[in-house]
Context: one part of a larger RNA
């Protein structure tokens, strides 16, 4: 001297952009944060409208109509939090997968025949305080099975071409096995199955980089490697069986501490040296701890099981629950916010569309937490008023400061108009932002500091006492260094401490 997600303490006028639990990955009332599709399908309440019957407001029956529930698709693996754990291929950066997946979306190619049973909704009928559950019977599908068909894929055998990077790749011919659909819904279209190929997303594999500690010096038995066999989308000791006895390590294994990488950010004149809040990327994690199930994807924050700790109901038999999502509460702290408004913009998920769901977003509210702009007035004004302070009592000072005269009116304030953002009959923001008028200097200064260092000095009080202090050190009776005033210096809606990094 700069910086800050800061705090504290005295002051605080207005805006605009940004930022706000760094601490207890403590616990958490509440309400809300993921739903959609009747153009997949089956049933169908409430109201209506007809026709009966009539015991006159109820009953049937038929159409309208679609409410909650159900099968069923697609999403829920995104989008939003949070840094706990990880020193690791976790993350950066380059390279490799002839070891690989990949719903939706795009191009291209070829199909989609014949049938069947059933299970929710529902009705009856049981159990339970509840959570929920159990029988019997009936039924639809773009829900589920069974046979066919194979352009064609997959797999064995049996050739050929042709490349390469070791295993081997790539075309290509014959045999022989296996393998598909929903021809459905609407009548612009939109699904369905099979093969190829594209995007994108993801999976592994290496190289190389980035912390502290040797007062951690030796680690390792699936350990290294090999052969087979499982297992996986896929290579692999991933896992399991025999066999070898290796594998890493002072270029620092192992072990302990500490910690999410990054882009960046901060400081420097660079080299560097800290540092990762906000925003983007890319992991992990979702009360602890471990499973797997579904599915193109999860080992699944608002999914399921089992364990455990902890909170709540309960009829004691047995149940429910997860805010590191958004608001909000306790609690912990020096210290961090509204139980707001809207789906109008962007985006997302369903849908053909209308649309509906979106605490993602957009906004607005609190905080001067920070950056940044503004303003709190401008000119004259002297016999230099008064009033404080100092004084050698002459006077100096404050000090053109004021008051007094003239003028502006920016920002607040009131009053009228009033957007852009939307292509439309859609706009939360918002009567905002901006423009115009209007009154009147009118609503709007404050903090540290004055011994040196470092810029500003006198008076009184106090008298090693109260005190002050960054560091030298001040005060014991004429303290520029305490305390108060007056005067002065700096800064400035802030100003000064305190920590922290350079």
């Nucleotide at each position: 001297g700069g910086a800050c997600g800061a705090a504290c303490g005295c002051u605080g006028g207005c805006g605009g952009c940004g930022c706000g639990c760094c601490u207890a990955a403590a616990a958490c009332a509440u309400g809300c944060a993921a739903g959609u599709c009747g153009a997949a399908c089956g049933a169908g309440a409430a109201g209506c409208c007809c026709g009966g019957g009539c015991u006159u407001g109820c009953c049937c029956g038929g159409g309208u109509g679609g409410a909650c529930a159900g099968u069923g698709g697609c999403g829920a693996a995104c989008g939003g939090g949070u840094g706990a754990g990880u020193a690791a291929c976790a993350c950066g950066u380059g390279a490799g997968g002839a070891a690989c997946c990949u719903g939706c979306c795009c191009c291209g190619a070829a199909g989609a025949c014949c049938g069947g049973g059933a299970c929710a909704a529902c009705a009856c009928c049981g159990g339970g305080a509840a959570a929920c559950c159990g029988g019997u019977g009936c039924u639809a599908a773009u829900a589920c099975c069974g046979g066919a068909u194979a352009c064609c894929u997959u797999c064995a055998c049996c050739g050929g071409a042709u490349c390469g990077c070791a295993u081997g790749g790539u075309c290509u011919g014959g045999u022989g096995a296996a393998g598909a659909a929903a021809u459905g819904g609407a009548u612009u279209c939109c699904g369905c199955u099979u093969c190829g190929g594209g995007a994108u997303g993801g999976c592994c594999u290496c190289g190389c980089g980035g912390c502290c500690u040797a007062u951690c010096a030796g680690c390792u038995u699936g350990u290294u490697g090999g052969u087979g066999a499982g297992g996986u989308a896929a290579c692999g000791g991933c896992u399991c069986a025999c066999c070898a006895a290796g594998g890493c390590a002072a270029c620092g294994a192992c072990g302990g501490g500490u910690a999410g990488c990054u882009g960046g950010u901060c400081u420097g004149a660079g080299a560097g040296g800290a540092u990762g809040u906000c925003c983007a990327g890319c992991c992990a994690c979702a009360c602890u701890g471990g499973g797997a199930c579904u599915g193109a994807g999860a080992c699944a924050c608002g999914g399921c099981c089992c364990a455990g700790a902890c909170u709540c109901c309960u009829a004691c038999g047995g149940g429910a629950g997860g805010c590191a999502g958004c608001a909000g509460u306790u609690a912990g702290g020096a210290a961090u916010c509204u139980u707001g408004c809207g789906c109008a913009a962007u985006g997302g998920a369903c849908g053909a569309a209308a649309g509906u769901c979106u605490g993602a977003c957009g906004c607005a509210g609190c905080g001067a937490c920070g950056c940044c702009g503004c303003g709190u007035g401008c000119g004259g004004g002297a016999u230099g008023a008064a009033g404080g302070c100092c004084c050698u009592c002459g006077g100096g000072u404050u000090g053109u400061a004021a008051a007094c005269c003239g003028c502006u009116u920016u920002c607040a304030g009131c009053a009228g108009g009033g957007a852009c953002g939307a292509a439309a009959u859609u706009g939360g923001c918002g009567g905002u932002a901006c423009c115009u008028g209007c009154a009147g200097a009118a609503g709007a200064a404050g903090c540290c500091c004055c011994g040196g260092c470092c810029a500003a000095c006198u008076a009184c009080g106090u008298g090693c006492c109260a005190g002050c202090a960054g560091c030298c050190g001040c005060g014991g009776u004429a303290a520029u260094a305490c305390g108060u005033a007056g005067g002065g210096g700096g800064c400035a809606a802030g100003c000064g401490u305190u920590g922290u990094c350079c």
The part of an RNA shown here (small-subunit ribosomal RNA, 5' domain) has 502 nucleotides and comes from an uncultured bacterium. Rfam family: Bacterial small subunit ribosomal RNA. The coordinates come from a structure-prediction model, not an experiment, and the mean pLDDT is 87.